Model confidence (mean pLDDT): 81 of 100.
Predicted 3D model of a 71-nucleotide RNA (transfer RNA) from an Ardenticatenaceae bacterium.
RNA sequence: UGCGGUGUCGCCAAGUGGUAAGGCAGCGGACUUUGAAUCCGCCAUCCCUGGUUCGAUCCCAGGCACCGCAG
Numbered sequence: 001u002g003c004g005g006u007g008u009c010g011c012c013a014a015g016u017g018g019u020a021a022g023g024c025a026g027c028g029g030a031c032u033u034u035g036a037a038u039c040c041g042c043c044a045u046c047c048c049u050g051g052u053u054c055g056a057u058c059c060c061a062g063g064c065a066c067c068g069c070a071g
Base pairs, nucleotide, nucleotide: 001070002069003068004067005066006065007064010024011023012022018054026042027041028040029039030038047063048062049061050060051059
């Protein structure tokens, strides 16, 4: 420098046009003499900026970060 891939909650991770599942962690509560375990509840405008659309995590463009391949 070129090509390709990935970017979603503190961590892992699903979803790929109709306002984001699940697990771990965290917080609140129930239970308990206390704690653990268990159970209930809470917790994300999706890397950034534009565009398309009635509507964008999803499609398009440009960036940024990381990973791989080639040189």